[in-house]
Context: one part of a larger RNA
Molecule: small-subunit ribosomal RNA, central domain
Organism: Chlorobiota bacterium
RNA sequence: CUGGGUAUAAAGGGAGCGCAGGCGGAUUCGUAAGUCAGGGGUGAAAUCCUACAGCUUAACUGUAGAACUGCCUUUGAUACUGCGAGUCUUGAGAUCGGAAGAGAGAGACGGAAUUCCAGGUGUAGUGGUGAAAUACGUAGAUAUCUGGAAGAACACCAAUGGCGAAGGCAGUCUCUUGGUCCGUAUCUGACGCUGAGGCUCGAAAGCGUGGGGAGCAAACAGGAUUAGAUACCCUGGUAGUCCACGCCGUAAACGAUGAAUACUAGGUGUUGGUCCCAUAGGGAUCAGUGCCGCAGCAAAUGCAUUAAGUAUUCCACCUGGGGAGUACGAUCGCAAGGUUGAAACUC
Numbered sequence: 001c002u003g004g005g006u007a008u009a010a011a012g013g014g015a016g017c018g019c020a021g022g023c024g025g026a027u028u029c030g031u032a033a034g035u036c037a038g039g040g041g042u043g044a045a046a047u048c049c050u051a052c053a054g055c056u057u058a059a060c061u062g063u064a065g066a067a068c069u070g071c072c073u074u075u076g077a078u079a080c081u082g083c084g085a086g087u088c089u090u091g092a093g094a095u096c097g098g099a100a101g102a103g104a105g106a107g108a109c110g111g112a113a114u115u116c117c118a119g120g121u122g123u124a125g126u127g128g129u130g131a132a133a134u135a136c137g138u139a140g141a142u143a144u145c146u147g148g149a150a151g152a153a154c155a156c157c158a159a160u161g162g163c164g165a166a167g168g169c170a171g172u173c174u175c176u177u178g179g180u181c182c183g184u185a186u187c188u189g190a191c192g193c194u195g196a197g198g199c200u201c202g203a204a205a206g207c208g209u210g211g212g213g214a215g216c217a218a219a220c221a222g223g224a225u226u227a228g229a230u231a232c233c234c235u236g237g238u239a240g241u242c243c244a245c246g247c248c249g250u251a252a253a254c255g256a257u258g259a260a261u262a263c264u265a266g267g268u269g270u271u272g273g274u275c276c277c278a279u280a281g282g283g284a285u286c287a288g289u290g291c292c293g294c295a296g297c298a299a300a301u302g303c304a305u306u307a308a309g310u311a312u313u314c315c316a317c318c319u320g321g322g323g324a325g326u327a328c329g330a331u332c333g334c335a336a337g338g339u340u341g342a343a344a345c346u347c
Stems, first nucleotide, its partner, number of pairs: 003319004007301002012315001014201004021194003025088007033081002035077008049065006091191001092188004096183004103177007110154001114150008125136002162169002206247006215241002220236004258314006266292012296303002320347003329340004
């Protein structure tokens, strides 16, 4: 390299958009580039192969043939691919009419809880644990009532539920805005799929500048536990968690399962449409989301119309363990570090 693979054995890029490239629906005509057939030229010799011959044999050598799978040229073929022209509607898209939704951004508002502040009542404890202690409290705590302030998160509804490309998204209302599904007729007429580079998005933690800071809480302090206890438990507590703007670009970023299309028994829940019978209700169909299960697949576990089945197209990735996601170089970053990514050696 070919091959064989990628749920769990090594292996699907975190996700999307998309240039180049690769691949691409039905049908007619033309062309003849690819493709196929015939002819011609060339494809040095040696080598290789076959036959025969020469050294006593072999190696070696000679003669003849074949081969040189290629290139050029010419005459044809036209199924398939390409190219040019035309037509079509089922792929794709658009219009119209409906529908659901924690999809995104901005603003406003709400109640419960927590902590703090002020005041009233009230008195000796409170808190915490396996048990305690540190801690708080006669300078009046805890408890309880009234008033006020602040920040963060939105109980019930809530679901095996919904939306989003993924990350993710949940109090209520308003504004702006993206996508999806269903139905019917109409329109465009292959406009499609994938996508190396590239660009954009991307939890948490972390970083920069400025705010904010109730609760929680790395670090840290103290109390316990213990042989010790740099922990688990307790009392405190700073970054941080929150907001704005800018970085970072990683996760068990998981369905550990790339995207697209077609086909291949069913059963039973549920979400959103549409239609039918219509009385509760039942049935059909499309799009999602679960469970069970046949064929088939699989080493097994299991998967099974939401495939890990049967096929096709395109991309990414793997090739024994350790060394090592390390070193070096390059590149990105304020830094932390990220991306790319070896070898010696060793088993």